[in-house]
Context: one part of a larger RNA
RNA sequence: UGACGGGGGCCCGCACAAGCAGUGGAUUAUGUGGUUUAAUUCGACGCAACGCGAAGAACCUUACCAGGACUUGACAUCCAACUAACGAAGUAGAGAUACAUUAGGUGCCCUUCGGGGAAAGUUGAGACAGGUGGUGCAUGGUUGUCGUCAGCUCGUGUCGUGAGAUGUUGGGUUAAGUCCCGCAACGAGCGCAACCCCUAUUGUUAGUUGCUACGAAAGAGCACUCUAGCGAGACUGCCGUUGACAAAACGGAGGAAGGCGGGGACGACGUCAAAUCAUCAUGCCCCUUAUGUCCUGGGCUACACACGUAAUACAAUGGUGGCGAACAGAGGGAAGCAAAGCCGCGAGGUAGAGCAAAACCCUAAAAGCCAUCUCAGUUCGGAUUGCAGGCUGCAACUCGCCUGCAUGAAGCUGGAAUUGCUAGUAAUCGCGGAUCAGAAAGCCGCGGUGAAUACAAUCCCGGGCCUUGCACA
Numbered sequence: 001u002g003a004c005g006g007g008g009g010c011c012c013g014c015a016c017a018a019g020c021a022g023u024g025g026a027u028u029a030u031g032u033g034g035u036u037u038a039a040u041u042c043g044a045c046g047c048a049a050c051g052c053g054a055a056g057a058a059c060c061u062u063a064c065c066a067g068g069a070c071u072u073g074a075c076a077u078c079c080a081a082c083u084a085a086c087g088a089a090g091u092a093g094a095g096a097u098a099c100a101u102u103a104g105g106u107g108c109c110c111u112u113c114g115g116g117g118a119a120a121g122u123u124g125a126g127a128c129a130g131g132u133g134g135u136g137c138a139u140g141g142u143u144g145u146c147g148u149c150a151g152c153u154c155g156u157g158u159c160g161u162g163a164g165a166u167g168u169u170g171g172g173u174u175a176a177g178u179c180c181c182g183c184a185a186c187g188a189g190c191g192c193a194a195c196c197c198c199u200a201u202u203g204u205u206a207g208u209u210g211c212u213a214c215g216a217a218a219g220a221g222c223a224c225u226c227u228a229g230c231g232a233g234a235c236u237g238c239c240g241u242u243g244a245c246a247a248a249a250c251g252g253a254g255g256a257a258g259g260c261g262g263g264g265a266c267g268a269c270g271u272c273a274a275a276u277c278a279u280c281a282u283g284c285c286c287c288u289u290a291u292g293u294c295c296u297g298g299g300c301u302a303c304a305c306a307c308g309u310a311a312u313a314c315a316a317u318g319g320u321g322g323c324g325a326a327c328a329g330a331g332g333g334a335a336g337c338a339a340a341g342c343c344g345c346g347a348g349g350u351a352g353a354g355c356a357a358a359a360c361c362c363u364a365a366a367a368g369c370c371a372u373c374u375c376a377g378u379u380c381g382g383a384u385u386g387c388a389g390g391c392u393g394c395a396a397c398u399c400g401c402c403u404g405c406a407u408g409a410a411g412c413u414g415g416a417a418u419u420g421c422u423a424g425u426a427a428u429c430g431c432g433g434a435u436c437a438g439a440a441a442g443c444c445g446c447g448g449u450g451a452a453u454a455c456a457a458u459c460c461c462g463g464g465c466c467u468u469g470c471a472c473a
Base pairs, nucleotide, nucleotide: 001473002472004469005468007467008466009465010464011463012462013461019421020420021419022418023417026312027311028310029309030308031307032306033305034303035302042053043052064298065297066296067295068294069293070292073128077127078126079124080123081122082121083120086104090099091098092097108117109116110115130287131286133285134284135283139281140280141276142275143274144272146270151190152189153188154187155186156185157166158165159164170181171180172179196264197263198262199261201232202231203230204229205228206227207226210222211221212220235258238252239251240250241249242248314414318373319372320371321370322369323368331362332361333360336355337354341350342349343348380411385406386405387404388403389402390401391400427449428448429447430446431445432444433443
C1' cells in the first nucleotide's frame, strides 16, 4: 500500500421488512447428473453450468457406433498427356460404387488454318491436401461476472531516507469522484451525466394505398384519425420555506409532462490462469491406405433413479353450451401469404380472387355477456392407451405434428426450504416473428385487463467511502 475481521462509523440495492404471485408435492415437456449402450458425439458445473452452444437431431444436419468402400483423396495450387463442356438410358448392389453401352452435342478468344489459349473433365507422378484430433494453463478475437457499482488513474508541485502519501481526505449534497465550500495542492484523462433511438404534448410541411363534416356510391377535400420529415417544449426556469449569502432539499404555481418524465442502446482501470482451439483465426504436438474422405443403417430420442427450468391442473373469481357487424398492437408474405364459394364432425381438401402489400392475405384477438352445472375425484383434471383419419416429406418402425371417437391416471393448493416483482409493474389474457419441408409448453417481441404493499433501518445477502487491528501478500 492492499487484502481480511462473527472491529467501528456513514450510505445504497426487491438485500431484509410490508405485500402479491409462485417454485419445492402431482402429471407432462425440456436440460443435466447417474446408469445403460456397439454408440448413447462434444462442450458448459456455485452465484456467473443445467428450455445453455442448439433461431428448431426422421435422412441430411452429425462431429458418435456397426458394416461396406476410397487413398494426391470430398476440397486448393503446381506439372505432363488426352478429351470441348454437357447430356441420355441399362445391369448388379443397401447405397457409395462397379461394369457395359453410347442416341444427341460441338460453343468462346487468337490464328500463318497446321494449330495454340481460356474454362471444364479424365488419367498419371509427387510436392501436398485433410483432421469438429490434443493443449482456452502457449494465444488472437469474442463473451460472462463483480456492475450501470462510482470508481480507476496521470502530469507538475509539495511531503517522506524509502515503499509511498497528497490531489481522490474533510463539511454539506447527489442516482453519481454529481455539484458547492474548505484545504499544499493546481490541473488533466478514462468512467458518471449529456450528445443517439423509442415513448408522452403540440406547431408546421406533405396527403396515397390512409381519413370523412355519410342513407349509399361517385365526386370532392385534408378539418379530424393516422403516416413521417422539420421544429417547439422541462431548465429547479418562476414563487415560498430551509440551508452557509453556496450546492441543494421540501412545498407550490403554471404545464401534456417536474425535478434523471418513462424505457432502450451505451459497461472505466481491473478481477476470476472464468468460458470458448467445436463459429473463426492461430503456435506447438499428434494422425497420414487413417484420428482423412464417401455411403447405408443405427445412435444423439435409452431409463431403477436424482436435480434444475417450464407447461397444465387440483376447480364456482370455475367448467360446459349459446350469443354477437364488441374492442388491439406489433409483425410476416413470391419455391410465398392465400380470400370468397363448395366438400368434410374435424384436422383438412378443393378452388384459386387479390397481393412484392398503409391497397390483398395470414387475421379469428382472448379474457366479455346470457343460460346451466351445485361442491363431487365431479359436466374438475386431462396423463395414458385403443381404433379411425389428415398434413409435410424419397421416407414418419426406431423417432414428427395435428384431428375425431372411445379410454379417463395422478392431482383436493403442496415439508424443510426457496424465487420473482415497487406501476401501466406483478398477476392474468390472447396475438405475432425468427429458425423451419414438417416439427415449441422454449426463445424474442406485441398489445388487452390491471392490483397490493413499502412502517422502518434491528437482522440476512451483495456493494461503496472513511477509520481501526495485523495471522497474510

Predicted 3D model of a 473-nucleotide part of an RNA (small-subunit ribosomal RNA, 3' major domain) from an uncultured bacterium.
The prediction has a mean pLDDT of 81.